The RNA shown here (transfer RNA) has 72 nucleotides and comes from an uncultured Bacteroidales bacterium. Rfam family: tRNA. By type it is a transfer RNA. It was read from a public genome assembly.
């Protein structure tokens, strides 16, 4: 250089083109407890950047970035 793949809450991981973008762990608050832990309830937190297609895009297309694999 060329080809292929990946990128979603702090971490891991889901999501027929129509989801309130879900779950687990973690965090915060409350309940429980003499206190801590456990347990229970609630809350906050995400689609790598830009563009296109579409009535509607995390999803399809292009491009950029980063990482991984293959190849010369």
């Nucleotide at each position: 250089g060329c080809g292929g793949g990946a990128u979603u809450c702090g971490u891991c991981u889901a999501a027929c083109g129509g989801u309130u973008a879900g779950g687990a762990c973690g965090g915060c608050a409350g309940a429980u407890u003499c206190u801590c832990a456990u347990u229970c309830u609630g809350c906050a937190a995400a689609u790598a950047a830009g563009g296109g297609u579409u009535c509607g895009a995390u999803u399809c297309c292009c491009c950029u970035a980063u990482c991984c694999c293959g190849u010369a």